[in-house]
Molecule: Bacterial RNase P class A
Organism: Paracoccaceae bacterium
RNA sequence: GCGGAUGACCGGAUGGCUGCACUGCCGCUGGCAGUGAGGAAAGUCCGGACUCCACAGGACAACGGUGCCGGGUAACACCCGGCCGGGGAAACCCGAGGGACAGCGCCACAGAAAACAAACCGCCACUGAACAGCUGCGGCAUGAUCGGAGGUAAGGGUGAAACGGUGGUGUAAGAGACCACCGCAUUGGCGGUAACGUCGAUGGCACGGCAAGCCCCACCGGGAGCAAUGCCAAAUAGGGACGGGAGCGGCUCAGGCCAGUAAGGUGUCCUGCUUACCGCCGUCCGGGUCGGCAGCACGAGCAGCGUGGCAACACGGUGCCCAGAUGAAUGGCCAUCAAGAGCUCGCAAGAGCUUGAACAGAAUCCGGCUUACAGGUCAUCCGCACUG
Numbered sequence: 001g002c003g004g005a006u007g008a009c010c011g012g013a014u015g016g017c018u019g020c021a022c023u024g025c026c027g028c029u030g031g032c033a034g035u036g037a038g039g040a041a042a043g044u045c046c047g048g049a050c051u052c053c054a055c056a057g058g059a060c061a062a063c064g065g066u067g068c069c070g071g072g073u074a075a076c077a078c079c080c081g082g083c084c085g086g087g088g089a090a091a092c093c094c095g096a097g098g099g100a101c102a103g104c105g106c107c108a109c110a111g112a113a114a115a116c117a118a119a120c121c122g123c124c125a126c127u128g129a130a131c132a133g134c135u136g137c138g139g140c141a142u143g144a145u146c147g148g149a150g151g152u153a154a155g156g157g158u159g160a161a162a163c164g165g166u167g168g169u170g171u172a173a174g175a176g177a178c179c180a181c182c183g184c185a186u187u188g189g190c191g192g193u194a195a196c197g198u199c200g201a202u203g204g205c206a207c208g209g210c211a212a213g214c215c216c217c218a219c220c221g222g223g224a225g226c227a228a229u230g231c232c233a234a235a236u237a238g239g240g241a242c243g244g245g246a247g248c249g250g251c252u253c254a255g256g257c258c259a260g261u262a263a264g265g266u267g268u269c270c271u272g273c274u275u276a277c278c279g280c281c282g283u284c285c286g287g288g289u290c291g292g293c294a295g296c297a298c299g300a301g302c303a304g305c306g307u308g309g310c311a312a313c314a315c316g317g318u319g320c321c322c323a324g325a326u327g328a329a330u331g332g333c334c335a336u337c338a339a340g341a342g343c344u345c346g347c348a349a350g351a352g353c354u355u356g357a358a359c360a361g362a363a364u365c366c367g368g369c370u371u372a373c374a375g376g377u378c379a380u381c382c383g384c385a386c387u388g
Base pairs, nucleotide, nucleotide: 001384002383003382004381005380006379007378008377009376010375012337013336014335015334016333017332018331020036021035022034023033024032025031026030038359042370043369045368046367047366048365049364050225051224052223053222054274055272056271057270058269063221064220065219066218067217068082069081070080071079072078083097084095085094086093087092098216099215103214104213105210106209107208120156121155122152123151124150126148127147128146129145131143132142133140134139164182165181166180167179168178169177183205184203185202186201187200188199189198190197191196229294230293231292232291239285240284241283242282243281244280247261248260249258250257251256264278265277266276267275301320302319303318305316306315307314308313340355341354342353343352344351345350
């Protein structure tokens, strides 16, 4: 200097005039002061805080989520540090990371054969036929061709994958048949909190893959959500129709009426003569409630310093208060500056002119993840080249 990788930051500032919203104060139809949209406010994918589900006791089936080890956190599928596997020359990146001997299921097509399998092309010796060659004419068994019945799974082919791999010995040709190393199974030592790593011993040792197929195992999980929830005010219709139909009490001569009481019903699974509400049961039609206040922003808050820790983070101290709307405020105009880019002049330093910011807008709040982002800055690491 160039290329690559990882992490972080900026993504606008100042002044004047003027227009909004909230908070506070005042001399209150206004005035003054302060503050006023993000790193993702997006997605609504996780986890919570908070609110309600009357109270007490009990139940946890079903369903869902996570999936190596250790740590952090209010918690998490998040973050940090490790282990193993894969990719990469490396820095780094990715992981869907428990179980295939609990069971069921699948592996199309191709291929001989897809899980205690098997021979398509081949290779080998034996044998039959005929051809060439040799011949001492009895034959030989050298070469190639077509058959038979055997041996073989090393070579080739098919496929995502072919019943261990590489190299040798051996064999008619081959094969863990045998050997060395690797792999695998069983097992012992050492290191590590652990996941695991490493060294050794014995054994020729094989029925593969898929669980991102169902499933098994371990751990975790009540439901709904700020349109949660609570308060105030107000209004309508204590409405109408149809069907069924009781016990007790009261009224009535009777028919019947009253809506008092009980049975009964509801309050998210079960139980409860605890408790609140309804009140004879069921079906249908229709009307009112579109108002205001709270929830609503002091927070698992932000910045910086010290200590501990590899780190995530924890503890302690100091300083600060940084939106709260409700058809939805946070704006408009002018001037100057400005990261950067382009052009001109110049050896250079520099000067002049032009341009000038992407993705995108809070709505209960917080911790994460994922996605979008013009341009620029900083730091660290890996590699290549050159120079000292």